[in-house]
Context: one part of a larger RNA
RNA sequence: GGAUGAACGCUGGUGGCGUGGAUUAGGCAUGCAAGUCAAGGGGUCCCUUCGGGGAUACCGGCGAAUGGGUUAGUAAUACAUAGGUAAUAUGCCUCAUUCUCGAGAAUAACCCUGAGAAAUCAGGGCUAAUGUUCGAUAGUUUCGUUCAAACGAUAGUUGGAACGAAUAAAGGCUUCGGCCGGAAUGAGAGUAGCCUGUGGUCUAUCAGCUAGUUGGUGGGGUAAUGGCUCACCAAGGCGACGACGGAUAGGGGGCAUGAGAGUGUGUUCCCCAACAAGAACACUGAGACACGGGUUCUACUCCUACGGGAGGCAGCAGUCGAGAAUCUUCGGCAAUGGGCGAAAGCCUGACCGAGCGACGCCACGUGACUGAAGAAGCCCUGCGGGGUGUAAAAGUCUUUUCACUGGGAAGAACCUUCGGGUGACGGUACCAGUGGAAUAAGGGGGUCCUAACUCUGUGCCAGCAGGAGCGGUAAUACAGAGCCCCCAAGCGUUAUCC
Repeated sequence: GGAUGAACGCUGGUGGCGUGGAUUAGGCAUGCAAGUCAAGGGGUCCCUUCGGGGAUACCGGCGAAUGGGUUAGUAAUACAUAGGUAAUAUGCCUCAUUCUCGAGAAUAACCCUGAGAAAUCAGGGCUAAUGUUCGAUAGUUUCGUUCAAACGAUAGUUGGAACGAAUAAAGGCUUCGGCCGGAAUGAGAGUAGCCUGUGGUCUAUCAGCUAGUUGGUGGGGUAAUGGCUCACCAAGGCGACGACGGAUAGGGGGCAUGAGAGUGUGUUCCCCAACAAGAACACUGAGACACGGGUUCUACUCCUACGGGAGGCAGCAGUCGAGAAUCUUCGGCAAUGGGCGAAAGCCUGACCGAGCGACGCCACGUGACUGAAGAAGCCCUGCGGGGUGUAAAAGUCUUUUCACUGGGAAGAACCUUCGGGUGACGGUACCAGUGGAAUAAGGGGGUCCUAACUCUGUGCCAGCAGGAGCGGUAAUACAGAGCCCCCAAGCGUUAUCC
């Protein structure tokens, strides 16, 4: 000198764009943050012009594994990069082919009865489905046996043939044209799992570590390889190229600085990982061992009729605490995107906006010109004068900004009953008019480093200070004043990095 998610002191006019819990991954009142489908199903209720329309508790489907938060753990089961998967899976989407036949048993809602303070639960009875079960059919699916071929170093892979076995489906709406679905198979896209090489912290005052440990065989398990797991067998495996242990830490794209090499760093934004009060576990599912799903234990909080129950803000706001320190319990789904739906649409604290904070960057303004050998005040003085100083006053002008008045967007493409309807921001931005210099300057410094000096007070006192050092009666270094210097809506200080 540059930089910061900064804080503190003094000061503070405006706008735009950014940015804002870095500490206690401490505790949380309240509201909201994931629903949707009535064109899957049986009911119930309301309206009706009797055509129909509307509402929705329950069964069912899809979603809830995304989006959003945080960085505790993790030094490698992470991340980055380059590969492998002949060791793999895949809902929704796209393409292609072929199918969509028959039968049954239940159950919620509902009704009846009962238990409980509640949360909720038990028994009996009825009923439906794109819920569920059984059967049929089926290759280019799977499995077994046999035969034969090609490729390949082996392992194996890809076709072909025969026989045997196993496995599928669901309907709905319709203007009767069709549309939306369902099952199987193959391919694609995207996504995910697993494996390998290399790379990036400190510590040897950590030198030896290791029994599922290292390998094999065989079972099991998985979508899949594998000590992943188990039984048996062998005795291996890692290590000064730093194993093992300890400390610290999410990683990267990036960011800061620097001519570069490098050094430091990982806030916002993007990618990846991990976590969801502390632990463990599985269920459902294409996908989770699941933040706003479940079970168990622990700690904590709350309700209770004391028998028993409920809860999880590291979602958005907000609150307490700790702290030098970090915001509104705001508006809207108008846009973008997401979920569901045939659609209308519904939901969306994602998001878009507004609010607060000079926290940062950028831009603008606080007026312009004229105006005395120069008012007053204040300061200095050698008492002559000098400085503040064209500064003010005064005159002329302008109106960025400001106040008021009027006009007023783009952002909006969709939807529709074909008439029309829809913008949170916002009566905002912007434009025009009227008015009047009007509404707007401070902070730090002035011995040297270092740009800028005098007077008064004080008298090693009071005090200053980044370093050197100032102050003990003429202090340019303390304090006040005048003047000056530097920056400027900021200026200084502190902390940290280069």

A computed fold for a 498-nucleotide part of an RNA from an uncultured Candidatus Saccharibacteria bacterium, annotated as small-subunit ribosomal RNA, 5' domain. Model confidence (mean pLDDT): 86 of 100.